[in-house]
The RNA shown here (transfer RNA) has 74 nucleotides and comes from a Candidatus Undinarchaeales archaeon. Rfam family: tRNA. The family's RNA type in Rfam is transfer RNA. From the family's description: Transfer RNA (tRNA) molecules are approximately 80 nucleotides in length. Gene Ontology term of the family: triplet codon-amino acid adaptor activity. The RNAcentral record of the sequence draws on ENA.
RNA sequence: GGGGCUGUGGUCUAGCUUGGAAUGAUGCCAGCUUUGGGAGCUGGAGGUCCCCAGUUCAAAUCUGGGCAGCCCCA
Numbered sequence: 001g002g003g004g005c006u007g008u009g010g011u012c013u014a015g016c017u018u019g020g021a022a023u024g025a026u027g028c029c030a031g032c033u034u035u036g037g038g039a040g041c042u043g044g045a046g047g048u049c050c051c052c053a054g055u056u057c058a059a060a061u062c063u064g065g066g067c068a069g070c071c072c073c074a
Stems, first nucleotide, its partner, number of pairs: 001073007010026003020057001028044005050066005
């Protein structure tokens, strides 16, 4: 220098192909339960969906540019 893959709550992750209410687990908080703790059950908070622009009535998803990480070629 060229090419490919990945980026989503604190952490991990589904959803992207085929545009329409952001999913689950774990952690955190509260309650129930227990002598207490743990486990279990119920409820709750927590998201500029890596960034910018474009297309569209509507973008995590499509298009363009960039950033970061990993891999391959040189």
Its mean pLDDT, the model's own confidence on a scale to 100, is 80.